[in-house]
RNA sequence: AAUUCGCCCUUAGAGUUUGAUCAUGGCUCAGAAUGAACGCUGGCGGCGUGCUUAACACAUGCAAGUCGAACGAGAAAGGGAUUGCUUGCAAUCCUGAGUAGAGUGGCGCACGGGUGAGUAACACGUAGAUAAUCUACCUCCAAGCCUGGGAUAACUAUUCGAAAGGAUAGCUAAUACCGGAUAAAGUGGCUUAACACAAGUCAAGUCAUGAAAGGUUGCCUCUUCUUGAAAGCAAUUGUUUGGAGAUGAGUUUGCGGACCAUUAGUUUGUUGGUGGGGUAAAGGCCUACCAAGACUACGAUGGUUAGCUGGUCUGAGAGGAUGAUCAGCCACACUGGAACUGGUACACGGUCCAGACUCCUACGGGAGGCAGCAGUGAGGAAUUUUGCGCAAUGGGGGAAACCCUGACGCAGCAACGCCGCGUGAGUGAAGAAGGCCUUUGGGUCGUAAAGCUCUGUCGACAGGGAAGAAAUUAUUUCAUAUUAAUAGUAUGUUGUAUUGACGGUACCUGUAGAGGAAGCACCGGCUAACUCCGUGCCAGCAGCCGCGGUAAUACGGGGGGUGCAAGCGUUAUUCGGAAUUAUUGGGCGUAAAGGGCGCGUAGGCGGUCUUGUCGGUCAGAUGUGAAAGCCCGGGGCUCAACCCUGGAAGUGCAUUUGAAACAGCAAGACUUGAGUACGGGAGAGGAAAGCGGAAUUCCUGGUGUAGAGGUGAAAUUCGUAGAUAUCAGGAGGAACACCGAUGGCGAAGGCAGCUUUCUGGACCGAUACUGACGCUGAGGCGCGAAGGCGUGGGUAGCGAACAGGAUUAGAUACCCUGGUAGUCCACGCAGUAAACGAUGUUCACUAGGUGUAGCGGGUAUUAAAAUCUGCUGUGCCCAAGCUAACGCAUUAAGUGAACCGCCUGGGGAGUACGGUCGCAAGACUAAAACUCAAAGGAAUUGACGGGGGCCCGCACAAGCGGUGGAGCAUGUGGUUUAAUUCGACGCAACGCGAAGAACCUUACCUGGGUUUGACAUCCUGUGAAUCUUCAAGAGAUUGAGGAGUGCCUUCGGGAACACAGUGACAGGUGCUGCAUGGCUGUCGUCAGCUCGUGUCGUGAGAUGUUUGGUUAAGUCCAGCAACGAGCGCAACCCUUAUCUUUAGUUGCCAGCGCGUAAUGGCGGGAACUCUAGAGAGACUGCCCGGGUUAACCGGGAGGAAGGCGGGGAUGACGUCAAGUCCUCAUGGCCCUUAUAUCCAGGGCUACACACGUGCUACAAUGGUAAAUACAGAGGGCAGCAAGCCGGCGACGGUGAGCGAAUCCCUAAAGUUUAUCUCAGUCCGGAUUGGAGUCUGCAACUCGACUCCAUGAAGUUGGAAUCGCUAGUAAUCGCGGAUCAGCAUGCCGCGGUGAAUAUGUUCCCGGGCCUUGUACACACCGCCCGUCACACCAUGAGAGUUGAUUAUACCCGACGUCGUUGGGCCAACCCUUCGGGGAGGCAGACGCCUAAGGUGUGGUUGAUAAUUGGGGUGAAGUCGUAACAAGGUAAAGGGCGAAUUCGCGGCCGCUAAA
Repeated sequence: AAUUCGCCCUUAGAGUUUGAUCAUGGCUCAGAAUGAACGCUGGCGGCGUGCUUAACACAUGCAAGUCGAACGAGAAAGGGAUUGCUUGCAAUCCUGAGUAGAGUGGCGCACGGGUGAGUAACACGUAGAUAAUCUACCUCCAAGCCUGGGAUAACUAUUCGAAAGGAUAGCUAAUACCGGAUAAAGUGGCUUAACACAAGUCAAGUCAUGAAAGGUUGCCUCUUCUUGAAAGCAAUUGUUUGGAGAUGAGUUUGCGGACCAUUAGUUUGUUGGUGGGGUAAAGGCCUACCAAGACUACGAUGGUUAGCUGGUCUGAGAGGAUGAUCAGCCACACUGGAACUGGUACACGGUCCAGACUCCUACGGGAGGCAGCAGUGAGGAAUUUUGCGCAAUGGGGGAAACCCUGACGCAGCAACGCCGCGUGAGUGAAGAAGGCCUUUGGGUCGUAAAGCUCUGUCGACAGGGAAGAAAUUAUUUCAUAUUAAUAGUAUGUUGUAUUGACGGUACCUGUAGAGGAAGCACCGGCUAACUCCGUGCCAGCAGCCGCGGUAAUACGGGGGGUGCAAGCGUUAUUCGGAAUUAUUGGGCGUAAAGGGCGCGUAGGCGGUCUUGUCGGUCAGAUGUGAAAGCCCGGGGCUCAACCCUGGAAGUGCAUUUGAAACAGCAAGACUUGAGUACGGGAGAGGAAAGCGGAAUUCCUGGUGUAGAGGUGAAAUUCGUAGAUAUCAGGAGGAACACCGAUGGCGAAGGCAGCUUUCUGGACCGAUACUGACGCUGAGGCGCGAAGGCGUGGGUAGCGAACAGGAUUAGAUACCCUGGUAGUCCACGCAGUAAACGAUGUUCACUAGGUGUAGCGGGUAUUAAAAUCUGCUGUGCCCAAGCUAACGCAUUAAGUGAACCGCCUGGGGAGUACGGUCGCAAGACUAAAACUCAAAGGAAUUGACGGGGGCCCGCACAAGCGGUGGAGCAUGUGGUUUAAUUCGACGCAACGCGAAGAACCUUACCUGGGUUUGACAUCCUGUGAAUCUUCAAGAGAUUGAGGAGUGCCUUCGGGAACACAGUGACAGGUGCUGCAUGGCUGUCGUCAGCUCGUGUCGUGAGAUGUUUGGUUAAGUCCAGCAACGAGCGCAACCCUUAUCUUUAGUUGCCAGCGCGUAAUGGCGGGAACUCUAGAGAGACUGCCCGGGUUAACCGGGAGGAAGGCGGGGAUGACGUCAAGUCCUCAUGGCCCUUAUAUCCAGGGCUACACACGUGCUACAAUGGUAAAUACAGAGGGCAGCAAGCCGGCGACGGUGAGCGAAUCCCUAAAGUUUAUCUCAGUCCGGAUUGGAGUCUGCAACUCGACUCCAUGAAGUUGGAAUCGCUAGUAAUCGCGGAUCAGCAUGCCGCGGUGAAUAUGUUCCCGGGCCUUGUACACACCGCCCGUCACACCAUGAGAGUUGAUUAUACCCGACGUCGUUGGGCCAACCCUUCGGGGAGGCAGACGCCUAAGGUGUGGUUGAUAAUUGGGGUGAAGUCGUAACAAGGUAAAGGGCGAAUUCGCGGCCGCUAAA
């Protein structure tokens, strides 16, 4: 300090379904880890780790030997000596040496080391048992070691074989082998006693059985010989027997830890007994006989997978996953089988046999087993050196020295992991250069670098240099023992000597010197970190969501940043997060999930009291829970990793001692749970039989006549052979109106006329009895709508299939006419439904209110009714509580208890395969591959509905006039073209941009030119600028002349302009309106759109803004959990309508004058009109009525005007990626001798056609001719132009006046008169011919107008469609902009001047409320299925081919065992010495048995023509089934080929009552 109490610490989430929300639910991420691998990169050290795949095959070397102190025998080379004899040979001796090598014998080889194939098992773990056992070597105790014998290897000789290896004969030793003696406290039998009482333990007696081996060293006292030896003695070692211990092992038991029931029955030595055998040992372990048992739903048997554990990883924990390294156990050793030896093996480096494979061979035969250490090949994403050493630790042998030891200690390789260190430190702003970005100012990399001053880790080099070593042995000092001995020996002790693979390593010191040492991933969110360029749904990224289609923080690169760091990422795997299998710690009304319902077995759970017991439970103690590891304290390597040491913990198991509340068990009692008896009433409860009336249909007869029937409308159909209608009679089947009801009964399905019989259950009441008899209920059994099936009946109506008629693009449907199965009955089968309250059964508890059915009680009453109340059922409303919400709420979905069933993302699929059931249809049980990131619930806001309600609008209706038909004008499409420039496309493009294309415009085409440019700024040079003539050319342009010499000046020059040159740049009506600004259209001048605070809701959101009135209006009023406010509405603005006032010129002229043929022409006037300033006026102000004493509405008065007086301007939040880059502005991209710019000519004006918008008409409400009246608003000097003249006219000439209330441009319809008389006309004017006018450089392509002539279509317009509600429509003309000229267009102006609507059924559009929704890109939505195509996985499939297993039979190696053993044999016994006996060996036979063979099955895999469905796939086909009442409500079941239909059920439909 860990531990206990306490304290402290420990438990994290995020992204993704939606427009948004909550909840459900899956997928994904952030963390940690690894024996890892791969990619990029790589300085050093320490400590660890390293074939996870082929238990695949292995070359080579090594990994188990040792002992001469058990034994016999025993070389050679070399060296030396001698001899022969001769100069080099032979022999002998000594040495080498009692050495090497081999052999007998002993011990070891069963340890150590490897691997995880097998094994689901007493294999492992844990706790026991062994009274059912063994244990070599080791330790202790006791006793011994006496006496004999015969062999055999080595060796020698002969011999076979290629070899491996043998054969025969002979010699020899032992601690090899075999007898005999002796010994008990051993073993076995018997007897007896004690303890115990299942087996046993122990004592005594008796009988039988039962051992050995020596070696080494020392000594000579005794004996023998010879100094010294032998016997002997002593020490030591070995050996034998017995006992004890220790260690190790065998056997056995309880409990514990995998999956599959689509494996439910298994078993014949099987279960037990008896006898026998076998083992070290209990036991069917084996055998004979007997019995018929044994195991199993608490999962047998079978199948699949797997070595188990301590631990390891993860986790807050509980758990989950895992079982490399280290440690314990097991199993295995090429595959299968077997035994031998031995204390232990059925034996990794032993034997035998069989098999496969490899190698050798002389073809006859042999040899081998790396899952030991290295190493090789193969496999694989992937895993090291054929290293050093026995110095240390440990093991074997030995007395020891020592030998052996790929155990082990070290080194090598590998960033494979963990830990540590370094790659420098300080200073340094000109913020250098350079890179990147930039709004061009700058910012950033960045004190970073350079520079200056330092340091010296690691590395390099040089020098020094450990610990790990203590033993053993030798020698020495001392002591003790032995002895006669101070020799010697043994033991202990002191000193000395000897031993290091690693390794000259760790470590220390020195030298030089910033020198040699940084990468990887990421930067859209999750998730820390942003910009530029390139690319353009391409290339690519991606863990999930998702990025990329021209401005990508998401791809690739650059810069910058972030994170980690000698590593960093990726991949794979495990746990976590995941409360996403929920013991801790989930659920089942609608999200996945209550069995269709009951009875009931096993099981689970169970009322009150008492007593006993103690297996459960609780407490204490003891033992165990190996070591290592985790945790804590201390210590050692400089730290750490790592290591050492001590402790704690190990929640477990067992034994034991207690406690006795609870539960169990046993016994006894009790009555409240449960039940029985008695008395009542209620009921479509069930089964059978009988009876009844109404209706439909059919038949007969009567009356009667032409239709009936049916539908949205029709037709098929019936009817003159008499229907329908109507009356009477009859037949037959099915169903039971009214009563009738969120009424009743039943377990559910379900049950309805009436009567009878039989019968089940519930309820109420009051007493008595039994005494927990109860609840639930896996399997099991029974019941179970409709439809269906079988057999036999029956058949009125209805009515799948089918037929016909309609509808329709089609209509296998909806509608209609028919109609068969079926519907009905009897007997069987089937067993499913939205079998629903989508809510399992039982019990208890927890506020109320109000109905209804049955029974009872109290009060009062004659009675009924009434009122209060109890129990049982059945409804509604609501509190607490619960719920994701909706909702549930004493009939719970609340609070608790018991038991059962079920769920774990969507699809594939309730499907396949297998099994069970069924006559079949099919039912029940029930997966996987593959695929998606969702699928689904409730609620919210919108949008939508062939849903509902209310309301509005020229929306319809009522009217007036048009368009659509004709000709022409104009625009568009299309076509054409060199070009017919471009844009605009439902409303909201199409007389639109364009308020005006002959050139220009002009952007298009053809051709000809220019290139700093037609235009802007800057620089240099020259020249004033400018005007003008001629020539060439289509012109642009080019060339040649002429005139001219300006302005300012400080005299240098400058300003403006022109030309030439240089480059920066100009230029672009080129692209993108889907990068934008601005502007505009539209819904829509519709009445809406929001906010703050508060309140409600978990939340999105709601409330306010809804409701009742009212309004043109979210306008106002009232009410209200809302109170206020903003943008819109309205008002303020302009104009118009009335009046007053001010002011009167260019306007006006009443009164007064002047003048004229006449006129405000003139003087004058300021009244009127008018002009244009300022005011007034209208506000529901007043009255009546209605209305809530309101808002407001209706009517009225007054008033010029009345309820917003008329008109205009004014356009909320937003929608449409609406329109415009060609008005303008602008990002990006593109072009730059061209996509810029100049010029000429052409085109935009084309023309089989189609559409839009207009003009003119078709005529008499008119045309023509003549006469004649009245405006407003505008415009006018490159202009309007009077008047006059000319012309038929367009117009020309001349020209007063007027820069305009002064002058000019100016009305038409109308009115009057005449004519035309219904015609293709005196309508209509197109077209064409001719002649002209005007504008303009120029009217050919391509202008307008005039005159003469010509005189087309057209006689009121199909389907369809447009505008308009009052000074409006209709009609009539006038002006203006643009403009040289050119309007039927556009914008304005006035003249004349109607009809109809007091309604909202319908069409269209809009507003509010409500409802449904599977829509949210919002119905132009969503979405289903077949078919066609591509790909993927999968089922079936004639079969084919493997694996595995079972079974029957055949064959049967080696080997054990048994029997036999005629052949053979040394030890012991007997012997007549010949032999016999005992005991064995070979051989033979038999049982068992591996492999093998044949046959038949099971399970499982691969594969297969063909075939079935399934899934996936930007733009395929056909329809439109579902979502709205989805246009036939939908969905579940069954039948069926079907998207449809019949049947019955349901509401998860709508509207109404």